[in-house]
Context: one part of a larger RNA
RNA sequence: GGCACACGGUGGAUGCCUAGGCGACAAGAGGCGAUGAAGGACGUGGCAGGCUGCGAAAAGCCUCGGGGAGCUGCCAAACAAGCUUUGAUCCGAGGAUGUCCGAAUGGGGAAACCCUCCCAGAGUCAUGUCUGGGAAACCGUCGGUGAAUCCAUAGCCGCCGGUGGCGAACGAGGGGAACUGAAACAUCUAAGUACCCUCAGGAACAGAAAUCAAUGAGAUUCUCCUAGUAGUGGUGAGCGAACGGGGAACAGCCUAAACCGCACCUAUGUCAAGCCGGCAGGCGUUGUAGGAGCGGGGUCGUGGGACAGGGCUUGAUAUCGCUGCCGCGAUAUCGGGAAGUUACAAACUUCGAUCGUAGUCGAACGGCAUGGGAUGGCCGGCCAGAGAGGGUGACAGCCCCUUAGACGAAAUGAAACGAAGCUUCCUUGCCUUGUUCCCAAGUACCGCGGGACACGAGAAAUCUUGCGGGAAUCCGGGAGGACCAUCUUCCAAGGCUAAAUACUCCUUGUCGACCGAUAGUGAACCAGUACCGUGAGGGAAAGGUGAAAAGUACUCCUGUGAGGAGAGUGAAAUAGUACCUGAAACCGCGUGCCU
Numbered sequence: 001g002g003c004a005c006a007c008g009g010u011g012g013a014u015g016c017c018u019a020g021g022c023g024a025c026a027a028g029a030g031g032c033g034a035u036g037a038a039g040g041a042c043g044u045g046g047c048a049g050g051c052u053g054c055g056a057a058a059a060g061c062c063u064c065g066g067g068g069a070g071c072u073g074c075c076a077a078a079c080a081a082g083c084u085u086u087g088a089u090c091c092g093a094g095g096a097u098g099u100c101c102g103a104a105u106g107g108g109g110a111a112a113c114c115c116u117c118c119c120a121g122a123g124u125c126a127u128g129u130c131u132g133g134g135a136a137a138c139c140g141u142c143g144g145u146g147a148a149u150c151c152a153u154a155g156c157c158g159c160c161g162g163u164g165g166c167g168a169a170c171g172a173g174g175g176g177a178a179c180u181g182a183a184a185c186a187u188c189u190a191a192g193u194a195c196c197c198u199c200a201g202g203a204a205c206a207g208a209a210a211u212c213a214a215u216g217a218g219a220u221u222c223u224c225c226u227a228g229u230a231g232u233g234g235u236g237a238g239c240g241a242a243c244g245g246g247g248a249a250c251a252g253c254c255u256a257a258a259c260c261g262c263a264c265c266u267a268u269g270u271c272a273a274g275c276c277g278g279c280a281g282g283c284g285u286u287g288u289a290g291g292a293g294c295g296g297g298g299u300c301g302u303g304g305g306a307c308a309g310g311g312c313u314u315g316a317u318a319u320c321g322c323u324g325c326c327g328c329g330a331u332a333u334c335g336g337g338a339a340g341u342u343a344c345a346a347a348c349u350u351c352g353a354u355c356g357u358a359g360u361c362g363a364a365c366g367g368c369a370u371g372g373g374a375u376g377g378c379c380g381g382c383c384a385g386a387g388a389g390g391g392u393g394a395c396a397g398c399c400c401c402u403u404a405g406a407c408g409a410a411a412u413g414a415a416a417c418g419a420a421g422c423u424u425c426c427u428u429g430c431c432u433u434g435u436u437c438c439c440a441a442g443u444a445c446c447g448c449g450g451g452a453c454a455c456g457a458g459a460a461a462u463c464u465u466g467c468g469g470g471a472a473u474c475c476g477g478g479a480g481g482a483c484c485a486u487c488u489u490c491c492a493a494g495g496c497u498a499a500a501u502a503c504u505c506c507u508u509g510u511c512g513a514c515c516g517a518u519a520g521u522g523a524a525c526c527a528g529u530a531c532c533g534u535g536a537g538g539g540a541a542a543g544g545u546g547a548a549a550a551g552u553a554c555u556c557c558u559g560u561g562a563g564g565a566g567a568g569u570g571a572a573a574u575a576g577u578a579c580c581u582g583a584a585a586c587c588g589c590g591u592g593c594c595u
Base pairs, nucleotide, nucleotide: 001594002593003592004591005590007588008587009586015580016544017543020515021514022512023511024510025509026508027507028506029504030503031166032165039101040100041099042055043054044053046079049075050074051073061095062094063093064092065091066090070083071082072081106115107114108113116135117134118133119132120131121130122129137163138162139161140160142158143157144156145155170201171199172198173197174196175195181188185234211217212216221248222247223246224245225244231239232238252496253495254494255440259296260295261294262293264291265290266289267288268287274283275282276327277326278325279324280323281322301474303439304438305437306436307434308433309432310431311430312429315334316333317332318331319330320329321328335427336426337425338424339423340422348421349420350419351418352417354414355413356412357411359407360406361405365380366379367378368377381398382397383387389401390400391399445469446468447467448466449465450464451463452462455481476491477490478489479488480487531538532537551579554566555565556564557563
């Protein structure tokens, strides 16, 4: 020096564990914000570094409920001083306070700072100072004031209301790539994806046929088929329907116009028009035309409606329509009937029920031996609407918390539910006839250029529109994939509309052939931390004594070190805080063999 064995050191694999993650299901919630958010800065404790809580009223204040013996949060023990059956701490609901920054909003600003003005108050002889309130911008209603310029308008001022910012995904709209694929690449694809912007809701969007079909269907949305079909496509790569059928869920409505009325403005107007109809009387800027506004009317495709006429049918009373009679119409009241707050008109209140935000009750076990410890063993019992789960010194239905089941709210919240108030509507509606009127215009449609449709200009319909042209009103207009005819079908150019559908920052509960500390979130631990970067940004490592600290009194070596030896605790200290187990590499001590 090597090899082997044994014993150690180092190291932290492995096993076991879980405080943390991941995923799913169900239910809830689906927003917060100028009444100042999200997120922060700085403070705040008897001693106070960090975390948590809170805000100069500062680990807290008040009220109301719950609860019932201890309490003054955690790391983190002790001390001091206190609180508490006159009910503390703790839990829930409501309220008060809530510095400074931040949309940040009096002005400024290098966020958490600086500097103002007005009003009221405190203080001062007075100023300085302090306290409270107000002072951003934009939009809208209303009011005031008010130029050039007579009226007016612009502008200016004020009250009140709204907006602003944040937030995980889902949604709608406006913009919109490239890598890539095509085995290169340009049309094409990727893809209307990523990304940017705007806006909204708990969902959003869409939606009651100018739809499809091919002799019928009947708003929208989602889904399974149809079907990788028909198509489209440098007919390459690829892209890719619909009809029809099965399901989920179902809900339908309101305007514009014609016509009538009201008040207003402008123009014009006379003895006529007009004043609900008939007769008689009476009035005389009441009229006519246009405009915008309000109310009635009306909403459809077997076309509908207006207006005029006809037929059938229909509670009462009062008032009005220049006067009287007859008729007609309008309004009000009573009676009768219907409906309603998600669209179809619209606001609110009360009560009840139910559910949530604290909680309450809740069955049944003992002995013997082993052991540090019994939940394991043996013996003998019991409960069960409860043998889910967790804890307890080893494995517990009967020890503890719970569990099945049954109860519970002063306060506050809740979409839907029930009742009442309340509100609205009907009280005439239906049928029928027409040489009258209306039925959404720079629209439909056409041309050019684009885009969307599965459809790349194609035979290219359909939808959309930047430019140009430019209709019709039911004897009308659109569609049925160029176009035409016939036939069929629908009614554009206004609007609203729940559910079925999408998502999960978040709350509660439950579950897992999910992970178990190089895994699982980046983060089980004071992690978006330490650290890196000018910055955008990047981004760790790090869990485990023991049942209980019982965390080694005392003695000794030593640098009154580090570390250790005794002693003691403990079941165990080779469990001693560098702490469960403690592999290997690596380093030693001892013994044996070889050289």
Molecule: large-subunit ribosomal RNA, domain I
Organism: bacterium